A computed fold for a 332-nucleotide part of an RNA from Nitrosopumilus sp. H13, annotated as large-subunit ribosomal RNA, domain IV. Its mean pLDDT, the model's own confidence on a scale to 100, is 85. NCBI's taxonomy places the organism under Archaea, Thermoproteati, Nitrososphaerota, Nitrosopumilaceae, Nitrosopumilus. Rfam family: Archaeal large subunit ribosomal RNA. Rfam links the family to the GO terms ribosome and structural constituent of ribosome.
[in-house]
Context: one part of a larger RNA
RNA sequence: ACCGUAUGGCGAGGGAAUUCGGCAAAUUAGUCCUGUAGCUUAGGUAUAAGGGAUGCCUGCGAUCUUCAUGAGGAAUGGGGAUCGCAGGUUGCAAUGACAAGGGGGUUUCGACUGUUUAAUAAAAACACAGGCGACUGCUAGUCCGAAAGGAUUUGUAUAGUCGCUGAAUCCUGGCCGGUGCCGGUACCUAAAACUUGGGUUCAACCGAGCUAAGGGCCGGUUAACGCCGGGAGUAACUCUGACUCUCUUAAGGUAGCCAAAUGCCUUGUCGGGUAAGUUCCGACGCGCAUGAAUGGAACAACGAGAGCCCCACUGUCCCCGCCUACAACCCG
Numbered sequence: 001a002c003c004g005u006a007u008g009g010c011g012a013g014g015g016a017a018u019u020c021g022g023c024a025a026a027u028u029a030g031u032c033c034u035g036u037a038g039c040u041u042a043g044g045u046a047u048a049a050g051g052g053a054u055g056c057c058u059g060c061g062a063u064c065u066u067c068a069u070g071a072g073g074a075a076u077g078g079g080g081a082u083c084g085c086a087g088g089u090u091g092c093a094a095u096g097a098c099a100a101g102g103g104g105g106u107u108u109c110g111a112c113u114g115u116u117u118a119a120u121a122a123a124a125a126c127a128c129a130g131g132c133g134a135c136u137g138c139u140a141g142u143c144c145g146a147a148a149g150g151a152u153u154u155g156u157a158u159a160g161u162c163g164c165u166g167a168a169u170c171c172u173g174g175c176c177g178g179u180g181c182c183g184g185u186a187c188c189u190a191a192a193a194c195u196u197g198g199g200u201u202c203a204a205c206c207g208a209g210c211u212a213a214g215g216g217c218c219g220g221u222u223a224a225c226g227c228c229g230g231g232a233g234u235a236a237c238u239c240u241g242a243c244u245c246u247c248u249u250a251a252g253g254u255a256g257c258c259a260a261a262u263g264c265c266u267u268g269u270c271g272g273g274u275a276a277g278u279u280c281c282g283a284c285g286c287g288c289a290u291g292a293a294u295g296g297a298a299c300a301a302c303g304a305g306a307g308c309c310c311c312a313c314u315g316u317c318c319c320c321g322c323c324u325a326c327a328a329c330c331c332g
Base pairs, nucleotide, nucleotide: 004326005325006324008323009322010321011320013318014317017316022313030054031053032052033051034050038045039044041167055089056088057087058086059085060084061083062082063081064080065079066078067077068076069075090094102311103310104309105308106307107306108305109303110302114126115125130165131164132163133162134161135160136159141152142151143150144149169297170296171295173228174227175226178225179224180221181220182219183218184217187216188215189214194209195208196207197206198205229247230246231245232244233243256290257287268284269283270282271281272280
């Protein structure tokens, strides 16, 4: 001889008590047979889950194949491959090494496969099919270029470009007052040029008239940008307020949904799970500040996404110990 490094190993009893968190490790694993819930877009989920078997030897049988005998066929015999049944047999262990899914429940986000920060982020971000809107009839629209010219395109509205949303399903409420965009406009406003008056030797300068776009004015338009109230009273216990009054707005948040990836107060209140739960799940809702393609809700499948729970498993831990190789150290 500590502490270390390893794509190392083992561990009594307990079994997540560790920890932000089961991180890491362990478990599982192939094939055959069996069996398989709930949900569902009826395809799936699904290798769901769960259970059993698996080596070797001998015998028998089946199928295929090859060779021989057989004129040929049939049949028989020899060899090979695969499968099945029965009996036996060894070990702690038979997919004996290697290789080789741990599983289940629930919620959230994104439908999905895909893409991404080359060298700290792989995701809920981007994309996507689908939906909607805008521009555009081709010498088009959009884009690059100073131009020539070029791309879309040797395409033509079932096309191209731009924007928003993001599968399918059920839906997508009210408001055009503001801003934007589109259209109209008898009238008003409105520059220079032009016409014209004053002025001057000529000018400068000072007016008047006419007038484009634009603006005013009038309409339309929200899957354009956006926005979507307050105060009182009221039912035969109480509470609550269907109901009434009132102020006010362009309209006053509809269907839905929620302490949500959105709720300050807040560890909201109630229920569930635990002996004990700021997390989680189910409810409630005057919601600081939810809400309908800035999409709303709900979703089978999918996910190296995120949260919570359970089974199995284990040196994560109780609580450490030992072994192997190397390094280091000690001795020579």